Molecule: FMN riboswitch aptamer (RFN element)
Organism: mouse gut metagenome
RNA sequence: UCUUUGGGGCGGGGUGAAAUUCCCCACUGGUGGUUAAAGUCCACGAAGGUUUUUAAAAAUUUAAAAACCCCGAGCGGGUGAAAUUCCCGUACCUACGGUUACAGUCCGGAUGUUAAAAGA
Numbered sequence: 001u002c003u004u005u006g007g008g009g010c011g012g013g014g015u016g017a018a019a020u021u022c023c024c025c026a027c028u029g030g031u032g033g034u035u036a037a038a039g040u041c042c043a044c045g046a047a048g049g050u051u052u053u054u055a056a057a058a059a060u061u062u063a064a065a066a067a068c069c070c071c072g073a074g075c076g077g078g079u080g081a082a083a084u085u086c087c088c089g090u091a092c093c094u095a096c097g098g099u100u101a102c103a104g105u106c107c108g109g110a111u112g113u114u115a116a117a118a119g120a
Base pairs, nucleotide, nucleotide: 001120002119003118004117005116011025012024013023014022026105027104029093030044031043032042033041039092040091048069049068050067051066052065053064054063055062056061074090075089076088077087078086096108097107098106
């Protein structure tokens, strides 16, 4: 430098005119690190916002780049040299827009983007 890969999950029941959105049960977990394996530790990435520059368009928009902001959630016990990572118990979190009714799981931006991994 090029190529490939690169985010999972609503099944059952209840209420209702209407809910995979509410209620009960269920289910999901990106990347690197860490004395030993992590959704909850440390860091990175995706989403959102602001500013600046450049280009287009033509009067406030669009696109790209850079910088900055923002960015969820765990404890108790056990084993051990070492674990908020394993085992037991019990919790908690899960972007934005849409929807006949409130969404981690449906639809959409997205046949997108990206941390990064593998190969040549």